[in-house]
Context: one part of a larger RNA
RNA sequence: ACGUGGUCAAGGAACUCGGCAUAAUGAUCCCGUAACUUCGGAAUAAGGGAUGCCUCGAGUGGUCAUCGAAUUUACUUUGGUGGCUCUUUGAGGUCGCAGAUAAUCGGCUCAAGCGACUGUUUAGCAAAAACACAGGUGUGUGCCAAGCCGCACAAGGCGCCGUAUACACACUGACGCCUGCCCGGUGCCGGAAGGUUAAGGGGAGAGGUUAGGGGGUAACCCUGAAGCCUUAAGCCGAAGCCCCGGUAAACGGCGGCCGUAACGAUAACGGUCCUAAGGUAGCGAAAUUCCUUGUCGGGUAAGUUCCGACCUGCACGAAUGGCGUAACGACUUGAGCACUGUCUCGACCACGUGCUCG
Numbered sequence: 001a002c003g004u005g006g007u008c009a010a011g012g013a014a015c016u017c018g019g020c021a022u023a024a025u026g027a028u029c030c031c032g033u034a035a036c037u038u039c040g041g042a043a044u045a046a047g048g049g050a051u052g053c054c055u056c057g058a059g060u061g062g063u064c065a066u067c068g069a070a071u072u073u074a075c076u077u078u079g080g081u082g083g084c085u086c087u088u089u090g091a092g093g094u095c096g097c098a099g100a101u102a103a104u105c106g107g108c109u110c111a112a113g114c115g116a117c118u119g120u121u122u123a124g125c126a127a128a129a130a131c132a133c134a135g136g137u138g139u140g141u142g143c144c145a146a147g148c149c150g151c152a153c154a155a156g157g158c159g160c161c162g163u164a165u166a167c168a169c170a171c172u173g174a175c176g177c178c179u180g181c182c183c184g185g186u187g188c189c190g191g192a193a194g195g196u197u198a199a200g201g202g203g204a205g206a207g208g209u210u211a212g213g214g215g216g217u218a219a220c221c222c223u224g225a226a227g228c229c230u231u232a233a234g235c236c237g238a239a240g241c242c243c244c245g246g247u248a249a250a251c252g253g254c255g256g257c258c259g260u261a262a263c264g265a266u267a268a269c270g271g272u273c274c275u276a277a278g279g280u281a282g283c284g285a286a287a288u289u290c291c292u293u294g295u296c297g298g299g300u301a302a303g304u305u306c307c308g309a310c311c312u313g314c315a316c317g318a319a320u321g322g323c324g325u326a327a328c329g330a331c332u333u334g335a336g337c338a339c340u341g342u343c344u345c346g347a348c349c350a351c352g353u354g355c356u357c358g
Base pairs, nucleotide, nucleotide: 001353002352003351004350005349006348007347008346010344011343014342019339027051028050029049030048031047036041038174052094053093054092055091056090057089058088059087061085062084063083064082065081066080067079068078069077070076071074095099107337108336109335110334111333112332113331114329115328119131120130135172136171137170138169139168140167141166147158148157149156175324176323177322178321180254181253182252185251186250187247188246189245190244191243194242195241196240200236201235205231206230207229208228209227212223213222214221215220255273256272257271258270259269282316283313294310295309296308297307298306
């Protein structure tokens, strides 16, 4: 000096990102217990009191002994007294600083956010507000079901020895109150009149080849049927796409400018442009607010955090769910009580390690 354990005057969070860590609380019995609430809870809420030992007494029960009483004479019922005993309770006394004397053994309260809850998770830096969840909704699927595994466009298997109150997929996520407008784009579903359109069908026509014919002394040139080969137009030709509808708890989206009221300000009101439609209810400086430590109020002597409001929402908003919500949480944030070496500010003790000397 460090580690582990212990103690501390006065103060008591002044420490610090933050009460991290420490301390405190703690057992049993009794009293007592709020808001809120889904009436179950919240709750060991909170907050108080008692606790050793000795003596005496009281009560209920058990058991034994003894003395009676009654009658229905029984393994009956019932009374008194005494002994022992379990337990409850009262009074008095007594010792210590302290009686749950050690050990084990909740700190509590208020308010807010998020997630309803119990659960699950990054084996080895994250346990959470993430995942799951019961509940809600949509879609698919009529059975050799859809979907999935497998694969040889198999067999076989799961689904299921189930049958739409079922199974599969997707989103949301208890409960309460609710879930507005837009189908123009994309997707999905339905439609089939028209347009477009592949392979294929079809083969008009065109080209190559040449038996023959013509020309030429010849080489060769011209013409050229059938066959064979190549090519090939109009025409016929499905789904899809175009097209016509539907569908948002499908993917998604949900405006701008100008004017106007008898102070001023503001604009219920009006005009105009654009759009598929222009954000409804509720909430709002929010896990979302840039400007911003917004403004006002509360709490503090003093508060970029916190709580309550306001609304000017840079850039909330309704199952990518909106807003509430009792209970719950090793979650996050703010405040208080208690408590303390966290600190003012350090000191000492025990043990161990290191270092110095020896």